The RNA shown here (transfer RNA) has 72 nucleotides and comes from a Candidatus Daviesbacteria bacterium. Its Rfam family is "tRNA". Model confidence (mean pLDDT): 81 of 100. Lineage of the source: Bacteria > Bacteria candidate phyla > Candidatus Daviesiibacteriota.

Parts: sequence; structure tokens; C1' cells
RNA sequence: GCGGGAGUAACUCAGUGGUAGAGUGUCUCGUUGCCAACGAGAAUGUCGCGGGUUCAAGUCCCGUCUCCCGCU
Repeated sequence: GCGGGAGUAACUCAGUGGUAGAGUGUCUCGUUGCCAACGAGAAUGUCGCGGGUUCAAGUCCCGUCUCCCGCU
């Protein structure tokens, strides 16, 4: 330099152009003599970044950054 893959909640990851989700974790309450476990509830997000297409973009297109793999 070229090609491919990944980037979404604190973490691990889903997500067919039409309300951004799950599990774990965190916080509050209940249960218990205490902890754990269990039950109920709550808070979490610039969907890496910048543009474009569209009535509507996490999703499609272009550019760019970081990481991984391969080629040279």
C1' cells in the first nucleotide's frame, strides 16, 4: 500500500429502512438476625466520527479513525 472483519448501555452481545433491545452488572424497595440467594421496581445510549440518500437510517451510500486477520 491492497483486501476482509469488528466498533450499539458499565461489560458481553442482538437488532428485516418504521418506538434502540436482551443477559450480566449498578441503584432502590421487599424477604432475612446479617450476608448470599430470591422477588418487585428504577437509572442508564452523540448506535466510533463527519457527510449523503430517504417522509423516515443502528441498518443503504461516500469519506475518515481505532482494533483484528490476510496479502504485498